The RNA shown here (Bacterial RNase P class A) has 377 nucleotides and comes from a bacterium.

Parts: sequence; structure tokens; C1' cells
RNA sequence: CAAGUGGGCCGGAUGGCCGCGCCUGUAUCAAGGUGAGGAAAGUCCGAGCUCCACAGGGUAGGAUGCUGGGUAACGCCCAGGCGGGGUAACCCGACGGAAAGUGCCACAGAGAACAGACCGCCAGCGGGUGGUGUCUUCGGGCACCGCAGCGGGCAAGGGUGAAACGGUGGGGUAAGAGCCCACCGCGCUUCCCGGCAACGGGGGCGGCACGGUAAACCCCAUCCGGUGCAAGGCCGAAUAGGAGCGGAGAGGUAGCCCGCCUCGUUAUCACGCUCGGGUUGGCUGCGUUGAGGCGCCGGGUAACCGACGCCCCAGAUAAAUGGUCAUCCGUGCGGCUUGCCGCACGACAGAACUCGGCUUACAGGCCCGCUUGCCAC
Repeated sequence: CAAGUGGGCCGGAUGGCCGCGCCUGUAUCAAGGUGAGGAAAGUCCGAGCUCCACAGGGUAGGAUGCUGGGUAACGCCCAGGCGGGGUAACCCGACGGAAAGUGCCACAGAGAACAGACCGCCAGCGGGUGGUGUCUUCGGGCACCGCAGCGGGCAAGGGUGAAACGGUGGGGUAAGAGCCCACCGCGCUUCCCGGCAACGGGGGCGGCACGGUAAACCCCAUCCGGUGCAAGGCCGAAUAGGAGCGGAGAGGUAGCCCGCCUCGUUAUCACGCUCGGGUUGGCUGCGUUGAGGCGCCGGGUAACCGACGCCCCAGAUAAAUGGUCAUCCGUGCGGCUUGCCGCACGACAGAACUCGGCUUACAGGCCCGCUUGCCAC
């Protein structure tokens, strides 16, 4: 210098004027303070908080799934192991069980689970056919080579496939084959060493038996009640409706009584008082105190934890966080007087009970670590 790789951060700045939400503050509108994000997003995980349910156990269902650690908790994070990719830095992995059972393995291919012989390789048989050589009494005989046929041997090589019942090399054989041997791989092991562990290294035994698939059913282990701030709590007018009590005197209706009326009496309506529910609405939950932020020190490889000091940091409810001007910054375009001017643009997005994560979106720019290649000293 180039290419790559991992991580951190910024993501317009300052000021004036006008305006909006909240707080302080006056008492009548002065003045002051404060006002979006790294993702406020998706609402995918885990919690706090809330109300409802709940003895314990089992079953069903769901989630998770290498080991150790962190954490309030997690499907998150850190460190490590194993497997895969990359020259490397580094990246990726639902990474328990397939010798408990069941299912599936399309197409191609001869054969796909206790498999198989298409091409091929190999001897043998018979003497069909072609060639060459040789002999001949010219009819043919004999030998060799090739092609085709028959019934066998083989599983090396080719071919199919995502996958073909270990790999490489040697011996062996008619040709071959774990048939035999060495190394590698694989399996078994109450063996040894290292590591907390996952696992790694080695020894012994076994010629190899046990294909793949569990983000197929399933088995094993661990965890899991539901509901979400429109949760929940408080206040609560008028009208209508509900419950209880009262009943003086006047009333309406119905019953008792009765041939009928009155009186009496019972119920009810109306009336009066009291209580409770509830619609709209208001207050709260709710932003001063939290798994809080910043700084520094200590422990730890790290995630993270602890001590000390300082700070209080949006709080709306149809929902504020905006507009404009000036100067500057960055990028692009154009112009020329070549370092100035003019114009345009400044990503993704935007709080709604609160935290911890994950995922997704993001113009442009800055910083740091590491790897590889080339060049120079």
C1' cells in the first nucleotide's frame, strides 16, 4: 500500500425569533428549568408489577437440549469442548438418544437394508466362426490369436445416486476379496494419564458386526397456571332501573268480607327517606429512587460482581418534542476569476406501565485490534 476480518462510536453543530407538552413559580401571566432512540420498531423470548386460580401427586400440552460459569430470569451473555468452512485473522452449528419401538429413503440405478451383478475381470467347457502359421494323399488335420455361445467364479475397476455394507499401500490369487499384514478409521473396555466438566492423549481386545433420517412419530432430562396498565384501585352528578324501611292524613288498583255499598283490614302503586350497582367522566397506577445512570478503585481470562463518590435524566392521553432565519460542517451537482460562488440533500425512524435480551431497519463518517499478500528500509 492492497485485500480481508473482528469490535467500539457518531449519526449534523451553535445562536436568534415564533410556537407546543410538563415542572417550579408568581398570583393573571412575568420569569426560569426541562423535553425521544440506538433502535423509542417487531411484540419474538425472560422478568418486575397487577388481578384471578391454586394441598400434593399423576396425565395431557408446550418450550429447551455439548460442558462450566454469569444473571432476578431467559431460548440471552461469557469462557471452553466437539463438528463444519476459510491459507489465515475469523465465521457457522436445535450440538441428548438411531444396538426401545414404528415410519420414511423419491428420481436414477443391476442393487437402498440382513442389497446387488448392467458394463467389466477371470479360468473352464464345447468346437460355431474369422485370421495367422504349419503339415498334406488337396478332402482336410494340428497349433496359436480374436469374436460369439454355455454354465460358473469375483466384487477390484467403470457406471447410477444425497447415500452402495470401511480407506491407502503391500502380500496373495486364475481373477479377486479384511482372504492375510502395516497404518488410518470404527466398535468394545470395571485399564492408565490430563481436565471441575464437555472432552483430549495412550494401552488392551475385536477384521469390522452397527447405512441415513428425531426442525418424522417417539424415548430421556430440565423448566412451565392464566391475565395483561383497556391490568388493578379510588371518586362518582342528572335521568332511568334495583333493594330495604316508613306510612300520618287525603288518594288509585286488587283481594278478604259480601246480595250491594260503606267501615275495617291486607297487598301494591304513588309519595318520603336510606342503601348498593353502573354508563359517560375525573383522579390514581405514572415517572424523584430504579435488577437506575456516570466516574473511579478492587476481584475475575471474560460475561459480570463488590466498595466509594456524584447525579435524578420526557411523562402526553388523541396524545408536546415543531417551524423559520443566520453562520458553520459533510456529501452531490453546476458555474467560473482554480478557491470561491450558487443550488439541492443530511439515513432508519419516533416514547405511551417499567426493566433485561434477541431480531430487523439505517445515507454518510470516525477510531481501535488482528490476518494474508506485495514493496521499501
Notes:
Its mean pLDDT, the model's own confidence on a scale to 100, is 75. The RNAcentral record of the sequence draws on ENA. Rfam family: Bacterial RNase P class A. Rfam's curators write: Ribonuclease P (RNase P) is a ubiquitous endoribonuclease, found in archaea, bacteria and eukarya as well as chloroplasts and mitochondria.